Predicted 3D model of a 72-nucleotide RNA (transfer RNA) from a bacterium. It matches the Rfam family "tRNA". The family's RNA type in Rfam is transfer RNA. Rfam's curators write: Transfer RNA (tRNA) molecules are approximately 80 nucleotides in length.

């Protein structure tokens, strides 16, 4: 220097253009002497950034950035 995947909630991650979920962690509450399990709730997202298509974009394009892996 080229080329490819990927970027979504504290972390793993789902979502092929029509309301962003869910596990596990957190906080709360039942239950126990007490703690952990287990049960109910509750809260957490500019979907990496910045443009473009489109009535409507996490989903389709464009740049950029960041990680990663291949080639030289």
């Nucleotide at each position: 220097g080229c080329c490819a995947a990927c970027g979504u909630a504290g972390c793993u991650u789902a979502a092929u253009g029509g309301c962003a979920g869910a596990g596990c962690a957190a906080c709360g509450g039942u239950u126990u002497u007490g703690u952990a399990a287990a049960c109910c709730g509750u809260a957490g997202g500019u979907u990496g950034u910045g443009g473009g298509u489109u009535c409507g974009a996490u989903u389709c394009c464009c740049a950029c950035c960041g990680u990663u892996g291949g080639c030289u």